Overview
Predicted 3D model of a 387-nucleotide part of an RNA (large-subunit ribosomal RNA, domain III) from Streptococcus mutans. Its Rfam family is "Bacterial large subunit ribosomal RNA". Its family is annotated with structural constituent of ribosome and ribosome in the Gene Ontology. Model confidence (mean pLDDT): 80 of 100.

Context: one part of a larger RNA
């Protein structure tokens, strides 16, 4: 220097409480902010920061009885979510092989690797802290075993299928959302009216199972030849013929039923009380419109830059097996492994040296007015920014 610059864009007030001490904690009532978010899932990333009880040295731009601090307990539960025991791209590893003074480099066949393919669970309770994980109800997925019925079975080999680009627009349907002289519940002291077409609030429910379907695809049989490293009856293709534009098959969202004598439901509500709107009880659940960026689904139609593989599953042989193994179909009974899961996650917990006006992939995101996700107001829901 100087008790000076600062104390990080923001609204708090009031009364109680708690405490040695309160502008800063904690309860209430007001007020005020955001509200395509300052709201809610969630992927990276962090790693107990979550939850309870106790503390106040330091940390906290002021305080502090508070805290993402410290202290000492407790919290993370899966057959069905995500990974793996399944598959492959890109890319990498790479037995032999090939190259190269050495180091080592390229690479078949193999094999690792999701950002993609495959693959079975929903709806509701509950705890200080977990939940598609725990309970309750009602499924599903493999696989074992048992009984019954009764067939041959089957690749690591050959096939189908999986299998796919974008850009427009029209149609179905459903989420949500509106409004109703409908239907339930609850309200109406005082003041100038107001028991009325008053006001407020609410008007619901999955998967899975059967059925039904808007719609949108679509040629099919036989002979016989020849290819498919062996071999098919399979797949493909060359003839020849036969029948046919659907009253069929094949896909599907979606509706109805049932699941539900359930669950939830405004709302009413104790006993005790160092406390609870908690245990509990529980109405109504309809009509008409709007109408998606969600799905039918890249189906349609046009366009050119011409738009992944592989398993899984289905089929055909080669093998096997034929009197006892392997399949299949019903019923009933069991099993079902590791891993991750708290929290935060547009932030005070991630990246920026900081409790930093910066940054940080997806999803969901309601009402008036509006072309709209834009702007202003406001729901649920959060917030009042540590002088």
């Nucleotide at each position: 220097g100087a008790g000076u610059a600062g104390c990080g864009u923001a609204a708090g007030a009031c009364a109680g409480g708690u405490g040695a001490g309160a502008a800063u904690c904690c309860u209430g009532u007001c007020c005020a902010c955001c509200g395509u978010a300052a709201g809610a899932c969630u992927a990276a990333g962090g790693a107990u920061u979550c939850c309870a009880g106790g503390g106040g040295a330091a940390g906290g731009c002021u305080c502090g009885u508070c805290c993402g601090c410290c202290c000492u307990g407790g919290g993370u539960u899966a057959g069905u979510c995500g990974g793996g025991a399944c598959c492959u791209a890109a890319g990498g590893a790479g037995a032999g092989a090939c190259c190269g003074a050495u180091a080592g480099g390229u690479g078949u066949a193999u094999c690792c690797g999701a950002u993609g393919g495959g693959c079975a669970a929903c709806a509701g309770g509950u705890u200080g802290a977990u939940a598609u994980u725990c309970c309750u109800g009602u499924a599903c997925u493999a696989g074992a075993g048992u009984a019954u019925u009764g067939a041959g079975u089957g690749a690591a080999g050959g096939a189908g299928g999986g299998a796919c680009g974008c850009a427009g627009c029209a149609g179905g349907c459903u989420a949500a959302c509106u409004a109703g002289a409908g239907c339930g519940u609850g309200c109406g002291a005082u003041u100038g009216g107001a028991a009325g077409a008053g006001c407020a609030c609410g008007u619901c429910c999955a998967a899975g199972c059967a059925g039904u379907g808007a719609g949108g695809u679509g040629a099919g049989g036989a002979c016989u030849g020849a290819g498919u490293c062996a071999a098919a009856u399979g797949c493909u293709u060359a003839g020849u013929u036969c029948u046919g534009c659907g009253c069929c098959a094949c896909c599907a969202a979606g509706c109805u039923g049932u699941g539900a004598c359930g669950g939830g439901g405004a709302g009413c509500g104790a006993a005790g009380u160092u406390u609870a709107g908690u245990a509990g009880c529980g109405a109504a659940g309809c009509u008409a419109g709007u109408g998606a960026u969600g799905u039918c689904a890249c189906u349609c139609u046009g366009c050119c830059a011409a738009g992944a593989a592989a398993a899984g599953c289905u089929u055909c042989u080669a093998g096997c097996g034929u009197u006892a193994a392997u399949g299949a179909a019903u019923a009933c009974u069991c099993u079902a492994c590791c891993c991750g899961u708290a929290c935060c996650g547009c932030a005070a917990a991630c990246c920026g040296a900081c409790a930093c006006a910066g940054g940080u992939a997806g999803u969901c995101g309601a009402g008036g007015c509006g072309a709209g996700u834009a702007g202003c107001c406001u729901c649920a829901g959060g917030u009042g920014a540590g002088c």